Notes
A computed fold for a 1404-nucleotide RNA from an uncultured prokaryote, annotated as small-subunit ribosomal RNA. Rfam family: Bacterial small subunit ribosomal RNA. Its family is annotated with ribosome and structural constituent of ribosome in the Gene Ontology. Its mean pLDDT, the model's own confidence on a scale to 100, is 83.

């Protein structure tokens, strides 16, 4: 002492949720032992049972019975039982003990006061007494009842007394809060009592001794004190809600009088007419109060079980009796409701006493012992009663202690789980060995708590007395519920004793399996859709233990109601402005007081409890002794600096007078003019208006324009300004009257007179309302015309209410500076407005400087962070108002205003995990600017119509195998499906397997025929023996069979959303980034922005940045030029030969080939540019600014493709999803799209002649040439392993001919026939020949595709896969153009830069 969670990601504001302590708890799972505690929070709901108050015989009268001894006439009698029980007069006590919390918000409780306004049994000290009579009532008798009758007393009533006391008068003294108190005299009145019991014999009577007496206790009476209880007043404390705002009639005070212990409207008559209350009266709700207890650092929250004080109730509600005290829990009356008995006439009853029942509710104990202690009642006392208490029973409710063993033991055992298969981990844990005996069993021994009461000796006191009683010292006896407990001994054996929750984060703890957004977890945030540390199950770990967890509640955290200890520009908050009243704060200086305040002292603050020492149980929880402390509250003494009373000053605050200028401040009258409509009249003729376009409107009955005249209502251009003024709403034509305010300048004047303000009052935009004028343009509503998919809009044409005036209401606005009023403080620069001062000038400016407004800009501060910053959001002070998580909702209801329309105040239930505020990177805009791209335009050719070839969909089928899907899928994997391929289908077969590794046993091996059968296959013959070692038996290596059983092969099976690696694509776009530095709380930012320029982040200038990497460019290829080497197989200029072909000699000069080099770099020249970097122009050069072309493809983005290349994780299959094998199929066909070829013709077709290539390929091969064939193409054969031979004819083009616009001599589909070749094999299902057939098609809707120079467009060659098949693909070269003004607009893309409520990112 914090943590999670709003966001891509920051800060901050805010809520929600966690960890933390505790509880009279209750649920779950689970449980060994003891100590001290604690136990109906709910129905103050209803009770059966018993038991909780009784006791005195030493106040009283009256008295049994069982039983049992003696007698006996056997019927009973008498004695004990016994003056016992019951009952009954009478006394004390039942008002305490003990239980609940219902009701009270109140003097109920707490403190502290006061009572001179009072009371008090039993105790206790003291003073005075106890005399002497009377009448009853109960019990009891007579069965019972009614009536009658008997009797006692410490019951009851007179009378005598009268220390004191009471009452009435009167006089004196203290004291006093002046009300009165007390004291002392005198005088008149009123009031008393009760005996009992033991003792003794000194008087007195009778004389054993008793009796009056005496005498002792206990009792009684009067009275004073006292303790110790009660009663009653006040002072202050003491929930919520003001959506309760006014309440009150005994009310509020008086006077008699009544009552009471005592004051008092407590209560009654009469006067009077008050009294409470924004400091909350009254009313509703809720609640016993406290001492304390949980929690908190602490202030403070919450609560008031158990023990303590106090109050309040006792079935409800009302009454009094009695008593010292009750308006009485277990009295008593009435009335109520429930529950009982009843003979139906009538009675009984009160567990909120203790136990116990039902019931209620999640829940909460025994119908136990005991008076032994401890306390109460009675009693002279034994004693008697006590469910007060002690104690024991039940409950892990809680809090304490303690055991569940100790020590030693690696082959790190079995076994479970993991697992990379090597191993790890439970785990020293177990076993084994060795010690220990707590608790638990069994035996023994065994308490403290018990000290009295009682009895009695002795001496002392009273005393007549040895008595009784007091004091003291021994001494005897007797009492224990718990409990044969605690607590010791001794036996006994590791034996009998460990669970619970957790393990994604927060929070300390991981893997495997199962399931598959299922089933299910969750305090929050969130797991789970086939690789779930978040579900269930295990292994393992954490954490805490006789518990442990979950549920509830209460502080904490929460400074999230902030006194400590918070905020209001923009997060939730400043009332729309004022004026003021209560209230609150208040300049400066003297004196005085002592309320506040501050020190001292007294009293008080019960006791437990907190907290410190000390002690006691074996520690500890417990429990005891003492101290502290209790921050209060009362009084008293004292200080006088602050605040504050009272008195007197001051002038700075504040206000008065005088001068003075400024201004749309306000209200009232009156005047102007421009402009629109509208009327009349004039010109004058087809339009006019309106829009993006029109339209509906208006016009030929004359409209728009346009002169003149007139009318009417509104508003006041220009000046006009972040310019003026006003509290705020707001005020703008002039001119006059009435009036507020603020400012400046001089001096005088008053003497804190301020300042702010709950309620209150008063103003108060627009629009709405009422009554009444008034009405031009304007315009809600509404109509009607456009736009649209509608179009209840937005555009247009009308056009009413209103907008104008008067008078009344209304009372809100984003009434905003989203910033309340005042007072001070606390750098500065610069504009303006208004009024002064200096200086200077004839005089205005300009300049310095004061004081008041009103902008801007900035320093320190402050801010979450925009941003504020002498006009604060900055440092203070005073006062008011307002917030406290979104939504619900400024919303119901209530109230209060309003004609209404509404205003003003103002909630809950639910629900969410969040809502926000600023700022950052990004996308993203039908926002900006720059800029690029065959993006557009400018051009050429296409495609989209036809046929045809090929890919897809779709449909079809046994299969028509699988992937691709917007650019980036579709002549794409396929560089070539007739078997094969292949991966699909039907069928027939094979299960260690078609191919791999082990092991066994035989034979080397390869090759050959038969036979069945579609073939895969099975069957049979028939040959034949090599290398290498050798101990001559055999071994071993290679090979092909054949068995073996497991480890296991083998899958084009699924998941590219579990992956490598390769590919697309933006994009060959120019971008992506890092280091250190520096600025931000941060996120990030700068660096990469800025100004140039570039194809480029390409370069150069600038700059808190300096550098550096991946990308650009270069460096590679290739091609265009030279040179130089080198000369076959190429080549031939010159020179000889020649069959006239570079053929040969010869030569390497040139093409050429291929090595190696040069050459290009804005070098150089002008201009231009910032003296740069570029940029235009030139020169020169085979090339000129990147010469042309190709490889080369940052960071990342598509979960893009691709498990069917490869290669892998996980899942599946194992006589099959795996292999062989014949045949089928991937070649289907109403149909639909892509990409091609062919065409549709005359730049054209045919037929004939004639030039001129490049790149490549080739012995399983290319094949010259000859000969056959119309022809593919067939037989023969020559060279080539290739600068040599051969493919190889290059086509278009040329030259000359023929066709003449037509479904043609264009086209060439489609079909019939016949062949030719390549393959085991062209049937489904191949190219090609050759003859013969001759389809659509006359240039293609909407829309689209390509291409900027050797390019497009046209020609043809070649290769690659292949046995065969290209109109595909990939090279080659021939001929060989057109355009580009530009950068609006369409598409893609790059910086800057603005606005977002987007971030899965506008397909949001």
């Nucleotide at each position: 002492a914090g943590a999670g969670u709003u966001u891509g990601a920051u800060c901050c504001u805010g809520g929600c949720u966690c960890a933390g302590a505790g509880c009279g708890a209750a649920c779950g799972u689970u449980a060994g032992c003891g100590g001290g505690a604690g136990g109906c929070u709910u129905a103050a709901c209803a009770c059966a049972u018993g038991c909780a108050a009784g006791u005195c015989g030493a106040g009283c009268g009256a008295g049994a019975a069982c039983g049992u001894c003696a007698c006996u006439u056997c019927g009973g009698u008498g004695g004990c039982u016994a003056g016992u029980a019951c009952a009954g007069c009478g006394g004390c006590g039942g008002a305490c003990g003990g239980g609940u919390g219902a009701g009270u918000a109140a003097c109920a409780c707490g403190u502290g006061g006061c009572u001179a306004a009072c009371c008090u049994u039993c105790c206790c000290u003291u003073c005075a007494g106890c005399g002497g009579g009377g009448g009853a009532c109960a019990a009891c008798g007579a069965a019972g009842g009614a009536u009658c009758g008997c009797u006692a007393a410490u019951a009851c009533c007179g009378c005598a007394u009268a220390c004191g006391u009471c009452u009435a008068u009167a006089c004196c003294g203290a004291c006093u809060c002046c009300g009165g108190u007390u004291g002392g005299u005198a005088u008149a009145g009123g009031g008393a009592a009760a005996g009992a019991u033991g003792g003794c014999c000194u008087c007195u009577a009778c004389u054993u001794g008793u009796a009056a007496g005496c005498u002792a206790u206990c009792a009684c009476u009067g009275a004073a004190g006292g303790a110790g209880g009660g009663g009653g007043c006040c002072g202050c404390g003491u929930u919520g809600c003001a959506u309760c705002a006014g309440c009150u009639a005994g009310u509020u005070g008086g006077u008699g009088g009544g009552g009471u212990a005592a004051u008092g409207g407590c209560c009654u008559a009469c006067c009077a007419a008050g009294g409470c209350a924004a400091a909350g009266a009254c009313g509703c709700a809720u609640a016993g109060c406290u001492g304390g207890u949980c929690u908190g650092a602490g202030a403070g929250g919450a609560u008031g079980a158990u023990c303590a004080g106090c109050c309040a109730c006792a079935c409800u509600g009302g009454g009094a009796c009695u008593g010292a005290g009750a308006u009485a829990c277990g009295g008593c009356c009435c009335a109520g409701a429930c529950u009982c008995c009843u003979a139906c006439g009538g009675g009984a009853g009160g567990c909120a006493g203790c136990a116990g029942u039902g019931g209620g509710g999640a829940a909460u104990a025994u119908u136990g012992g005991a008076c032994a202690a401890u306390g109460g009642g009675c009693g002279c006392a034994a004693g008697c009663c006590u469910g007060a208490u002690c104690c024991a029973g039940c409950c892990a409710c809680g809090c304490c202690g303690c055991g569940u063993g100790u020590g030693u033991g690696a082959u790190g055992a079995a076994g479970g789980c993991c697992u990379u298969c090597g191993g790890g981990u439970c785990g020293u844990a177990a076993a084994g060995c060795u010690c220990u005996g707590u608790g638990g069993g069994g035996a023994g021994a065994g308490a403290c708590g018990a000290a009295a009461c009682c009895u009695g000796a002795u001496c002392g006191g009273u005393u007549a007395a040895u008595a009784u009683c007091c004091a003291u010292a021994g001494g005897c006896c007797c009492u224990g519920a718990c409990g044969g407990u605690a607590c010791c001994u001794c036996c006994u054996u590791a034996g009998c004793a460990a669970g619970c929750a957790c393990c994604g984060g927060c929070u300390a703890a991981c893997u495997c399996c199962g399931u598959g957004c299922c089933a299910g977890c969750a305090g929050c945030c969130g797991c789970g859709g086939u690789a779930a540390u978040a579900c269930g199950g295990a292994g393992g770990g954490u954490g805490c233990a006789a518990a442990c967890g979950u549920u509830g509640c209460u502080c904490g955290g929460a400074a999230u109601c902030a006194u400590u200890g918070g905020g209001c520009g923009u997060a939730a908050a400043g009332c729309g402005c004022g004026u003021g009243u209560a209230g609150g704060c208040g300049g400066u200086u003297u004196u005085c007081u002592a309320a506040g305040u501050c020190g001292g002292g007294u009293g008080u603050g019960a006791a437990a409890g907190c907290c410190c020492g000390g002690g006691g149980c074996u520690c500890a929880a417990c429990c005891c002794c003492g101290g502290a402390a209790g921050u209060g509250c009362a009084u008293u003494c004292g200080a006088a600096a602050c605040c504050a009373c009272a008195a007197g000053g001051c002038u700075g605050g504040a206000g008065u007078a005088u001068c003075g200028g400024a201004g749309a401040g306000g209200g009232u009258g009156g005047c102007g003019g421009a402009a629109u409509u509208c009327u009349g009249g004039g010109u004058g003729u087809a339009g006019a208006g309106g829009u993006g376009a029109a339209a509906u409107u208006c016009g030929u009955a004359g409209a728009u324009a346009u002169c003149c005249a007139g009318a009417g209502g509104a508003a006041c251009a220009c000046c006009g300004g972040u310019g003026g003024c006003g509290a705020a709403g707001g005020c703008g034509g002039c001119c006059a009257c009435c009036u507020g305010g603020a400012c400046g300048a001089u001096u005088a004047c008053u003497g804190a007179c301020g300042c702010u303000g709950a309620g209150a009052c008063g103003c108060g935009a627009a629009a709405g309302u009422g009554u009444g004028g008034g009405g031009a343009g304007c315009a809600a509503a509404c109509a009607g015309g456009a736009u649209u998919a509608g179009a209840u809009a937005c555009c247009c044409u009308g056009g009413u209410a209103g907008u104008c005036c008067a008078c009344a209401c209304c009372g809100u606005a984003a009434a905003c500076g989203a910033u309340g009023a005042g007072c001070g403080c606390u750098a500065g620069g610069u504009g303006u407005c208004g009024c002064g001062g200096g200086u200077a000038u004839u005089g205005a400016c300009c300049c310095c400087u004061g004081c008041g407004g009103u902008g801007c800009c900035g320093u320190a501060g402050c801010u979450a962070a925009c941003g504020c910053a002498u006009u604060a959001a900055g440092c203070g002070c005073u006062c008011c108002g307002c917030c406290u998580g979104g939504g619900g909702a400024g919303u119901a209801c209530g109230g209060c205003c309003g004609c209404a329309a509404g205003g003003c105040u103002a909630a809950a239930a639910c629900u969410c995990a969040a809502a926000g505020g600023a700022a950052u990177u990004g996308a993203c805009g039908g926002g900006g600017g720059c800029c690029c791209g065959c993006a557009c335009a400018a051009g050429c050719g296409g495609u989209g119509g036809a046929g045809c070839a090929u890919g897809u969909g779709g449909u079809u089928u046994a299969a028509u195998u699988c992937g691709a899907c917007g650019c980036a899928a579709c002549g794409c994997g396929c560089a070539g499906a007739a078997c094969c391929u292949u991966a699909c289908c039907u069928g027939g077969g094979c299960u260690a397997g078609a191919a791999a590794a082990g092991c066994c046993g035989a034979g080397a091996a390869c090759a050959c025929c038969c036979u069945a059968g579609a073939g895969a296959u099975a069957g049979g013959g028939a040959a034949g023996u090599g290398c290498c070692c050798u101990u001559c038996g055999g071994g071993g290596a290679a090979u092909g069979g054949g068995g073996u059983g497991u480890u296991c092969a083998g899958g084009u099976g699924c998941u590219g959303c579990a992956u490598g690696g390769c590919u697309g694509u933006c994009g060959u776009c120019a971008g992506c980034u890092c280091g250190u530095g520096u600025c931000g709380u941060g996120a990030g930012a700068u660096g990469u922005u800025g100004g140039g320029u570039u194809a480029a982040g390409u370069c150069c200038c600038g700059c808190a940045a300096c550098g550096a990497g991946c990308g650009c460019a270069a460096c590679c290829c290739u091609u265009g030029u030279c040179u130089u080497u080198a000369g076959u197989u190429g080549c031939c200029a010159g020179c000889a030969g020649u069959u006239c072909g570079g053929c040969u000699g010869g030569g390497c000069a040139c093409u050429c080939u291929a090595g190696a080099g040069a050459g290009a770099c804005u070098g150089c020249c002008g201009g231009u540019g910032u003296c740069a970097a570029g940029c235009c122009g030139g020169a020169g050069g085979a090339a000129g600014g990147u010469g042309g072309g190709g490889a080369u493809g940052a960071c990342g983005u598509c979960a893009a493709g691709u498990c069917c290349u490869c290669a892998u994780g996980g899942c599946c299959c194992u006589u099959a999803u795996g292999c062989c094998c014949a045949g089928g199929g991937c070649u289907a066909c109403a149909c639909a799209c892509g990409u091609g070829c062919u065409a549709c013709a005359a730049u054209g077709g045919c037929g004939a002649c004639u030039a001129c290539a490049a790149c490549g390929u080739g012995u399983c091969g290319c094949u010259a040439c000859a000969u056959c064939g119309c022809g593919a193409g067939a037989u023969g054969a020559c060279g080539c392993u290739a600068a040599u031979c051969a493919c190889u004819a290059a086509a278009a083009a040329g030259u000359g001919g023929c066709c003449u616009c037509a479904g043609u001599u264009c086209g060439g589909a489609u079909a019939g026939a016949a062949g030719u070749c390549u393959g085991c094999a062209a049937c489904u299902c191949g190219a090609c020949u050759u003859c013969u057939u001759g389809a659509a098609g006359u240039c293609g809707g909407a829309a689209u595709c390509g291409c900027u120079a050797g390019u497009a467009a046209u020609c043809g060659g070649a290769g690659a896969u292949c046995a065969g098949a290209a109109c595909g693909c990939u090279c080659c070269g021939g001929u060989g153009a057109a355009u580009a003004c530009g950068u609006u607009c369409c598409c893609g893309g790059g910086c800057c830069u603005u606005g977002c409520a987007c971030a899965c990112a506008c397909c949001g």